[in-house]
This is a predicted complex of two RNAs, RNase P RNA and transfer RNA, with 415 nucleotides together. Rfam match: Bacterial RNase P class A. The family's RNA type in Rfam is ribozyme. From the family's description: Ribonuclease P (RNase P) is a ubiquitous endoribonuclease, found in archaea, bacteria and eukarya as well as chloroplasts and mitochondria.
RNA sequence: CAGGCCGGGUGACCGCGGGCCGGCAGCGCUCGAGGAAAGUCCGGACACCGCAGGGCAGGACGCUGGGGAAACCCCAGGCGGCGAAAGCCGACGGAAAGUGGCACAGAAAGGAGACCGCCACCGGCACUCUCCGGAGACGCCGGCGGUAAGGGUGAAACGGUGGGGUAAGAGCCCACCAGCGUCGUGGUGACACGGCGGCUAGCCAAACCCCGUCCGGUGCAAGGCGAAGCAGGUUCCGUUGACGCGGCCCGCCGAGGAACCGGGUACGCCGCUCGAGCCGCCGGGCAACCGGCGGCCUAGAGAGAUGGUCACCCACGACAGAAUCCGGCUUACAGGCCUGCU
RNA sequence: GCCGGAGUAGCUCAGCUGGUAGAGCAGCUGAUUUGUAAUCAGCUGGUCGGGGGUUCGAUUCCCUUCUCCGGCU
Repeated sequence: CAGGCCGGGUGACCGCGGGCCGGCAGCGCUCGAGGAAAGUCCGGACACCGCAGGGCAGGACGCUGGGGAAACCCCAGGCGGCGAAAGCCGACGGAAAGUGGCACAGAAAGGAGACCGCCACCGGCACUCUCCGGAGACGCCGGCGGUAAGGGUGAAACGGUGGGGUAAGAGCCCACCAGCGUCGUGGUGACACGGCGGCUAGCCAAACCCCGUCCGGUGCAAGGCGAAGCAGGUUCCGUUGACGCGGCCCGCCGAGGAACCGGGUACGCCGCUCGAGCCGCCGGGCAACCGGCGGCCUAGAGAGAUGGUCACCCACGACAGAAUCCGGCUUACAGGCCUGCU
Repeated sequence: GCCGGAGUAGCUCAGCUGGUAGAGCAGCUGAUUUGUAAUCAGCUGGUCGGGGGUUCGAUUCCCUUCUCCGGCU
């Protein structure tokens, strides 16, 4: 550094919830929280909305291959970043399709621009030389141009370094490197390596957007059965199509619906735990995972059950408790054990 | 249990197609008044609930976490 596991144990007594035997009471037997049961962040199963239909809008995801019911999931690999290394992290499609943004500073923030500087030319001044006609190394001022080397601003300045070249410069030319396009080889692929070419195309898509894939809505307080009880009233919408139906439209259906006031009830049963289940062995696969065989049943309440006392031992016990179920992710966690690597 | 919403100064709220955060009340100082209140002028006061990421730059965009509020039998 990576991965896995445990997370008080044993015995006695009393008590609580579910199930079973039993005609009933009673007695007896058996089972009884977690790796996260948590957050409700993703994805499903299941149930209802007549069918789960079409389009727009909207949302989610985004390297490649594989696994998986699916996924903001897992495994392996590629690329990039960090680290001395083992290893860790990555929302990692597209910026030459379009639109937009880049504050302040700065001359200029994208096919931009000239502040200081550098350089050529013209004019003037000063200086030197002179055969007095002029000529000139350097300097100062002004004008008109060239330039992107250097300075300066900035998070970022139109490839980087070196050489040639030039009045000074510049991919203007050359070598290497980075990046782009194309061809070849290897690979299922992401991609890697090599050759050639023109010399350059800023950053932001967790900005709009484009491309590809996927998505109907509501959540067990879904929903179903039974029993008991009650009293209706007002307003509005609707067969010119309401409600269903959700953000909108189309299509479908076809007679009730909405709000407020008043009255009644708040009981029982199902859904409700056997399931993409758990354990062991064997086989395939690098692995995730899959297949076969054998074994096991492991909470199911409805105001809501796990607690208390005693004895012994130790490392003196952390985070925390089911509520329809399952697969993930994330977060919290005293202490301890095992394996591999640097 | 399931589903939604909000955290910004001491209090109540703005600001969110990213560019260094404001208003009212409160507090402090000064003026006015014999003094106080009111009024006028000025000032102070902010980890934008916490942590991380994207970006040059985050109150704003994204992820995670904490707290509070509301709806459904």